[in-house]
Context: one part of a larger RNA
């Protein structure tokens, strides 16, 4: 040396455990910020550090509720030292404080620091007048917007200034959401049209959804009736170096429902600018009569009223019905008609949350049934035995498998405060003559729009017979006997009413709160993170990014004695259990040992 067998060392697999994750389902919430956000520095307790909470009132102050015995957050003890049924600690809910940075905004700046003007208080010095490198509070940045003062070239003006007001605006936010840019790698078995793909990813922007929406739609001789959305049409018709690929819509079923307001004609005019005007014929609601009277008339734009539609509409003319009542103006009488103010009707409250009580919910809570013996054990929740509750045998904890030990579960019930909210009554705002008939002579129904050309985009559609939609550049219409559409174009027949605007729900997400689930992980797994982790540690930086859980039921964490210079042991000693002793459950394998054996 080697095998072999027993005994260790080492290492940390393995199995058990779970404080962390993952992924769902329901409701909720869906912003925050100049009233200074988010996220930070620095400090803050009688005692050093770190994490948590808080801000010079600094583990906390106040005032309202809940709760009812300890209690000064954690590592984590130990010394001090308080507090508390006159109800502390502790939850919930309002308020007050809130250093310094940071959009950061007085000025500067290598963040968390420096420097300064004013106002107004205090402090110091001084005998006063004063002086002051001091302290404490407040202002001081751009920008828009509004009012108002001034006010240039240049006469009015108009740039520009200057002064007041603004809970105006600016940063941030994990995903959705519109719009402004816009790739490559790939595939096309190479590669250009094409594809990946309007992805990715850059900027803008806003909201709890956003966007899009009430036909210049679709359909086909029958009809729908706005908009998303989700099913199916259907990988169909189509487009495609007709190649890889791209890939509808009509129709049908569902979820959800909702419609509405201007512009033009036309009247009036509060006010405005022009132009005309001394003429009266003009005006002062019609009508008849009478009277009053000197401003007015066009035109253009402001305000009011009208009007909102595709069996066209509406303006205008006539006329019909209808309007509770009062009071008042409309130059007077008399008919007749308007306008205003109240008060009955009827409607709405989607325009920034109409309020206001009640009512529901959400932010603390509270009530809550029923068990002993006995054996074994270190310890009963186990095994015997008898018994009890259930509107509760969901679940976790207790020294082993507890429905009745403890917290909970079912049901039941509870809010001074703040906040929601599709109820409900009451107030209060806003709207309201007709959805009436008849007449068709006029008038008026969105303009540099619509269409066309020429060049792009986007629709299934790659220029193609290329409509339809959208944007450049040029041109450049019509007004209802009209436009526009239906896949070049034309008749014909249908449908719609463009060139102005608002709209809930049903849809997309989840950085966050509360509940609750798993044929979802169990410490190389499960977020990178179960542990003081976006930490340590690399990096100039952008940015990369770990490792590491388990004594035991309870420290009862081995007092003393002995060797050692300590480490570390050997004894006693706790505990069931020390080969459970903090290098701690379980301790598998490489490795490395020792002791007996047996080969060489």
């Nucleotide at each position: 040396a080697g095998c072999a067998c027993a005994c260790g060392g080492u290492g940390g697999a393995u199995g058990c455990c779970u404080u962390g994750g993952c992924a769902u389902u329901a409701g909720g919430a869906g912003c925050c910020g100049a009233a200074g956000a988010a996220g930070g520095a620095c400090g803050u307790a009688g005692g050093a550090a770190u994490c948590u909470g808080c801000g010079a009132u600094a583990a906390g102050c106040c005032u309202g509720g809940g709760g009812g015995a300890g209690u000064c957050g954690a590592u984590a003890a130990c010394c001090g030292g308080a507090c508390u049924g006159u109800g502390a600690u502790c939850c919930c809910a309002g308020g007050g404080u809130g250093u310094c940075c940071g959009a950061a905004u007085g000025g500067g700046g290598a963040a968390a620091c420096c420097c300064c003007g004013c106002c107004a208080g205090g402090g110091g010095c001084g005998c006063g007048a004063g002086c002051u490198g001091c302290c404490u509070g407040g202002u001081g940045a751009c920008c828009c917007g509004c009012a108002u003062c001034u006010g240039a070239a240049c006469a009015c003006a108009u740039a520009g200034g200057g002064u007041g007001c603004g809970u105006g605006g600016a940063g941030g936010g994990a995903a959705c959401g519109c719009g402004g840019g816009g790739a490559a790698g790939u595939g096309a078995a190479a590669c250009a049209u094409c594809u990946c793909a309007g992805u990715a990813c850059c900027c803008g922007c806003a909201g709890g959804a956003a966007g899009a929406g009430a036909a210049a739609a679709c359909a086909a001789u029958a009809g729908u009736g706005a908009u998303u959305c989700c099913g199916u049409u259907a990988g169909u018709a189509g487009u495609g170096g007709c190649g890889a690929g791209c890939g509808a819509a009509c129709g049908c079923g569902g979820a959800u429902c909702a419609g509405g307001c201007u512009a033009a004609a036309c009247c009036g005019u509060u006010c405005c600018a022009u132009g005309u005007g001394u003429g009266a014929u003009a005006g002062c609601c019609g009508g008849c009569g009478g009277g009053c009277g000197u401003u007015g008339c066009a035109u253009g734009g402001u305000c009011g009223g009208g009007g909102u539609u595709g069996u066209g509409g509406g303006a205008c003319u006539u006329c019909c019905c209808a309007u509770u009542c009062u009071g008042u103006c409309u130059c007077u009488g008399c008919c007749g008609g308007g306008g205003c103010a109240g008060u009955g009707g009827g409607g709405u409250g989607a325009g920034u949350a109409g309020u206001a009580c009640a009512g529901g919910c959400a932010u603390a809570g509270g009530u809550g049934a029923a068990c002993g013996g006995u054996c074994u054990u270190g310890a009963a929740a186990g095994g015997c035995c008898g018994g009890c509750c259930a509107g509760a045998g969901a679940g976790g904890g207790u020294g082993u498998g507890a429905g009745c030990c403890c917290c909970g579960u079912a049901a039941c019930u509870g809010a001074a405060a703040u906040g929601u909210u599709g109820u409900g009554u009451a107030c209060c705002g806003c709207c309201c003559g007709g959805u009436g008939a008849a007449g068709u002579a006029u008038c008026c129904c969105a303009a540099g729009u619509a269409g066309c050309a020429c060049g792009g985009g986007g629709c299934c559609c790659g220029a193609g017979a290329a409509a339809u939609c959208c944007c450049g550049u040029g041109u450049g219409a019509a007004u209802c006997u009209g436009u526009c559409a239906g896949g070049a174009c034309c008749a014909c027949c249908u449908g719609a009413u463009a060139a102005g605007c608002c709209u809930a729900a049903a849809u997309a997400c989840u950085c966050c709160c509360u509940a609750a689930u798993g044929a979802c992980c169990g410490a190389u797994a499960g977020c990178g993170g179960a542990c003081c982790a976006g930490u340590a540690c690399c990096g100039u930086g952008a940015g990369g990014g770990a490792a590491a859980g388990g004594u035991g039921a309870a420290a009862a964490g081995u007092a003393c004695c002995c060797c050692g210079g300590g480490a570390g042991g050997g004894g006693a000693g706790u505990g069931a259990a020390a080969c459970a002793g903090u290098a701690c459950c379980u301790g598998a394998a490489a490795c490395c040992g020792u002791g007996u054996g047996c080969u060489u």